Record summary: Large-subunit ribosomal RNA, domain VI from an uncultured Pseudomonadota bacterium, 252 nucleotides, folded computationally.
Context: one part of a larger RNA
RNA sequence: CGUAGGAGAGUUGAGAGGACCUGUCCUUAGUACGAGAGGACCGGGAUGGACGCUCCUCUGGUGUUCCGGUUGUCGCGCCAGCGGCACUGCCGGGUAGCCACGAGCGGAUGGGAUAACCGCUGAAAGCAUCUAAGUGGGAAACCCUCCUCAAGAUUAGCUCUCCCCGAAGGGCCCAGGAAGACUACCUGGUUGAUAGGCAGGAUGUGUAAACGCUGCAAGGCGUGCGCUGACCUGUACUAAUUGCCCGUUCGA
Numbered sequence: 001c002g003u004a005g006g007a008g009a010g011u012u013g014a015g016a017g018g019a020c021c022u023g024u025c026c027u028u029a030g031u032a033c034g035a036g037a038g039g040a041c042c043g044g045g046a047u048g049g050a051c052g053c054u055c056c057u058c059u060g061g062u063g064u065u066c067c068g069g070u071u072g073u074c075g076c077g078c079c080a081g082c083g084g085c086a087c088u089g090c091c092g093g094g095u096a097g098c099c100a101c102g103a104g105c106g107g108a109u110g111g112g113a114u115a116a117c118c119g120c121u122g123a124a125a126g127c128a129u130c131u132a133a134g135u136g137g138g139a140a141a142c143c144c145u146c147c148u149c150a151a152g153a154u155u156a157g158c159u160c161u162c163c164c165c166g167a168a169g170g171g172c173c174c175a176g177g178a179a180g181a182c183u184a185c186c187u188g189g190u191u192g193a194u195a196g197g198c199a200g201g202a203u204g205u206g207u208a209a210a211c212g213c214u215g216c217a218a219g220g221c222g223u224g225c226g227c228u229g230a231c232c233u234g235u236a237c238u239a240a241u242u243g244c245c246c247g248u249u250c251g252a
Base pairs, nucleotide, nucleotide: 001152005163006162007161008160009159010158011157015149016148017147018146021049022048023047024046025045026044027043033038051106052105053104054103055102059100060099061098062097066093067092068091069090070089071086072085073084074083075082076081110144111143112142117137118136119135120134164251169246170245171244172243173189174188175187176186177185194239195238196237197235198234199233200232201231204227205226211222212221213220214219
């Protein structure tokens, strides 16, 4: 831009893509078979490997925006307490998110038409012959069945609800996002919980500072204290202000 007005939902599926793997054990059964040694088809059940998809409850990793320990040095006048720099100075942990080493799930089943092959009926050719007419069975391959996309499928489909004639509606702009290179997409824009802040909670660190008690002192105790990013819930305190543009005129 189109799908001859617009918006929001829901669909059909032309077509395209994905997937299609396999071991071991138990049982049937030490049965059929076989002199024995050995040892099944068919059927039923269990559990793995590799691969794939999804996810973060658990386990584990990361987590330079969280907490703590600690060395050297410089600074805040000094003590105490803090801050800067030294690969995040080094080290011990760790929320969310993202992950695998973690968790869940998947390959199925059934049908159709077939390959090699096996048949039925059956002539040419009084016999025989699966084939010439006719007809049945038969593979992880093929077409469906499973998953995903899908009406730019220009053959532009279908259904429901609502709205309107500078309107309906859309955009610009702004607050943002499990969305994202940009764009797009999604949520919100005061008739508001969109982000921040704040409050409470969770989580993580591990007993803050100050003071008191105690010890000659390093230190210990009062004390799961203090602090706490991304998480959860709430709350208009701050910021989503005000506006502008496009869009009719046979919805041929």
The sequence was found in a public genome assembly.